[in-house]
Notes:
This is a predicted structure of a 77-nucleotide RNA (c-di-GMP-I riboswitch aptamer) from Pelotalea chapellei. Model confidence (mean pLDDT): 78 of 100. Rfam family: c-di-GMP-I riboswitch aptamer. About the family: GEMM was predicted in a large-scale screen for bacterial structured RNA regulatory elements. NCBI's taxonomy places the organism under Bacteria, Thermodesulfobacteriota, Desulfuromonadia, Geobacterales, Pelotalea. It was read from a public genome assembly, where an Rfam model found it.
RNA sequence: CCCAGAAAAAGCCAAACCUGUCGCAAGCAGGUACGGAAAGUAACGGAUCUUGAUUUCAAGAUGGCCGAGCUGCCAAA
Numbered sequence: 001c002c003c004a005g006a007a008a009a010a011g012c013c014a015a016a017c018c019u020g021u022c023g024c025a026a027g028c029a030g031g032u033a034c035g036g037a038a039a040g041u042a043a044c045g046g047a048u049c050u051u052g053a054u055u056u057c058a059a060g061a062u063g064g065c066c067g068a069g070c071u072g073c074c075a076a077a
Base pairs, nucleotide, nucleotide: 005074012036013035017031018030019029020028022027034064040070041069044067045066046065047062048061049060050059051058052057
């Protein structure tokens, strides 16, 4: 240095649920902690969801649905 890795340590994120604002809605924000080695980032390709249309198209959402890309802590066996 690379691979592997929840081994240890320091950190990080945040499911369900509750509350609320925003949003037509999916969703979002706060609390919380199911869990996570990328549960960091980013809508590139799929997939799913919402709205409109009903031409099977358009717009939006989901990264903790999957794959690929970029970046990153520690460094036991």